Background
Predicted 3D model of a 73-nucleotide RNA (transfer RNA) from an uncultured bacterium. The coordinates come from a structure-prediction model, not an experiment, and the mean pLDDT is 81. Rfam family: tRNA. Rfam classes the family as a transfer RNA.
């Protein structure tokens, strides 16, 4: 320079065929225990990488930047 793929909680990743976001891990409180772990119970944490279009409605469909990742030259 072509070309594909990814990008959603603090990490790892879900989230057919548009309908308003979740689980595990961790974290905070609380139980349990001499105490800690591990185990239960509760909570908190995101405006989906970014700017636009379609459409009542977009994480989800379309375009064009931005990251990283692999092939090819």
């Nucleotide at each position: 320079c072509g070309g594909a793929g990814u990008g959603u909680a603090g990490u790892u990743c879900a989230g057919a065929u548009g309908g308003u976001a979740g689980a595990a891990c961790a974290c905070a409180c609380g139980g349990u225990u001499c105490g800690g772990g591990a185990c239960c119970g509760u909570g908190a944490g995101g405006u989906c990488g970014u700017g636009g279009g379609u459409u009542c409605a977009a994480g989800u469909c379309c375009c064009g930047c931005c990251a990283c990742u692999c092939c090819g030259a």